[in-house]
RNA sequence: ACCUUAUCGAGAGUGGUGGAGGGAAAGGCCCGACGAAACCACAGCAACCGGCCCCGCAAAGGGCGUCAGGUGCUAAUUCCUGCCGAUAUACCGGCAAAGAUGAGGU
Numbered sequence: 001a002c003c004u005u006a007u008c009g010a011g012a013g014u015g016g017u018g019g020a021g022g023g024a025a026a027g028g029c030c031c032g033a034c035g036a037a038a039c040c041a042c043a044g045c046a047a048c049c050g051g052c053c054c055c056g057c058a059a060a061g062g063g064c065g066u067c068a069g070g071u072g073c074u075a076a077u078u079c080c081u082g083c084c085g086a087u088a089u090a091c092c093g094g095c096a097a098a099g100a101u102g103a104g105g106u
C1' cells in the first nucleotide's frame, strides 16, 4: 500500500512548548489570539486485540476494567452532504459511497 471483516447517536482534558491554522477530500457549517496544527508531560475514556479473574462440565457466549499489556480515542452523529420511504434543502427511518479505528491476511 492493497484485500477481508467488525464497529462508528455513547464516553473522556488539563498543563508546557509552539504561534495560525484546524475539522480526510470538495461544498457547507463550525472551531481557533479567551491561542489552531504539531510535539511533550500527566490524566482520563472505551473495551477492538492479548493476558489474568468470574459465570459456564466444556465449547460457544457473556461479565469484569483488573495488567508499569498492544492499539485507538478525549468539540459538534464519522459535524452535515448521496439514494430510497416521500410531495419536501427540515425531522424521522432504511441503505450506500467515502473515511476512521481494531483484528486477520497478501
Stems, first nucleotide, its partner, number of pairs: 001106008013042005021031003026081003043074003048070002050067002053063003078098001082095004
This is a predicted structure of a 106-nucleotide RNA (SAM riboswitch aptamer (S box leader)) from Geobacter sp. It matches the Rfam family "SAM riboswitch aptamer (S box leader)". Gene Ontology term of the family: regulation of gene expression. Lineage of the source: Bacteria > Thermodesulfobacteriota > Desulfuromonadia > Geobacterales > Geobacter. It was read from a public genome assembly, where an Rfam model found it. The coordinates come from a structure-prediction model, not an experiment, and the mean pLDDT is 82.